RNA sequence: UCCCGACAAAGGCAAAAUUCGAGUAAUCGGAUGGCGCAAAAUCACGGGCCCCAGCUGUACGGGGUAGCCGGAUUACCGAA
Numbered sequence: 001u002c003c004c005g006a007c008a009a010a011g012g013c014a015a016a017a018u019u020c021g022a023g024u025a026a027u028c029g030g031a032u033g034g035c036g037c038a039a040a041a042u043c044a045c046g047g048g049c050c051c052c053a054g055c056u057g058u059a060c061g062g063g064g065u066a067g068c069c070g071g072a073u074u075a076c077c078g079a080a
Base pairs, nucleotide, nucleotide: 004078005077012037013036017032018031019030020029021028022027035067041073042072043071045070046069047068048065049064050063051062052061
């Protein structure tokens, strides 16, 4: 350094629910809260799943989901 992931150490993130706000919606942001997570950090590249009348041209389009899977980039610690 790479692989790997401990009844290790220091930490980190934050599900559902409640509440406030944005959005047509999926969903997202803040607060409370902790289901869990060794990448539950970042990225819509591939696949899956979810939403679309707000615009009137359009579903061979647009949007979302990274805590669905794969992939890419970066990262703390160092037992077996």
c-di-GMP-I riboswitch aptamer from Marinobacterium arenosum, 80 nucleotides, folded computationally.